[in-house]
RNA sequence: GGACUCAUAGCUCAGUCUGGCUAGAGCAUCCGGCUCUUAACCGGAAGGUCGGGGGUUCAAAUCCCUCUGGGUCCG
Repeated sequence: GGACUCAUAGCUCAGUCUGGCUAGAGCAUCCGGCUCUUAACCGGAAGGUCGGGGGUUCAAAUCCCUCUGGGUCCG
């Protein structure tokens, strides 16, 4: 220098291919229940500019362009 790939909640990830429900799950956190207490278990809550910017569209996490960062491979 070139090719491919990944970036979504504090963490690990789904959703992207085929645009449309209100953006979800587990763990962690907080509150409550249970318990002599803790853990486990049960119920609930909070937590997101979907890496940045731009474009297309009635509508974008999703499609297009570009930038940034991580990974793999080639030279």
Model confidence (mean pLDDT): 80 of 100. The RNA shown here (transfer RNA) has 75 nucleotides and comes from a Nanobdellota archaeon. Rfam family: tRNA. Gene Ontology term of the family: triplet codon-amino acid adaptor activity. By type it is a transfer RNA. It was read from a public genome assembly. Taxonomically the source falls in Nanobdellota (Archaea, Nanobdellati).